[in-house]
RNA sequence: UGGGCUAUAGCCAAGCGGUAAGGCACCAGACUUUGACUCUGGCAUUCUCAGGUUCAAAUCCUGAUAGCCCAA
Numbered sequence: 001u002g003g004g005c006u007a008u009a010g011c012c013a014a015g016c017g018g019u020a021a022g023g024c025a026c027c028a029g030a031c032u033u034u035g036a037c038u039c040u041g042g043c044a045u046u047c048u049c050a051g052g053u054u055c056a057a058a059u060c061c062u063g064a065u066a067g068c069c070c071a072a
Base pairs, nucleotide, nucleotide: 001071002070003069004068005067006066007065010024011023012022018055026042027041028040029039030038048064049063050062051061052060
C1' cells in the first nucleotide's frame, strides 16, 4: 500500500429501520445477631467520531479514527 473483520455500560455481550435484552460488577432496600446466600429495585439524555438518507438510525450510505487478521 490493498483487502477483510471488529468498535454497544466498569467488564462480557444481544440487537440487522419503530426508539437499547441479558450476565457479572456496583448502588439502595428486604431477609440475617453479623456476614454470605437469596429476593426486590436502580444503573447506556449521546451505541468510536463527523456528515448524509428517513416521519423514525446502534441498525442503511459516505468519510475518518482505533484495534485485529490476510496479501504484497

This is a predicted structure of a 72-nucleotide RNA (transfer RNA) from an Oscillospiraceae bacterium.
Its mean pLDDT, the model's own confidence on a scale to 100, is 80.
Its Rfam family is "tRNA". By type it is a transfer RNA.
The sequence was found in a public genome assembly.
The organism belongs to Oscillospiraceae, within Bacteria.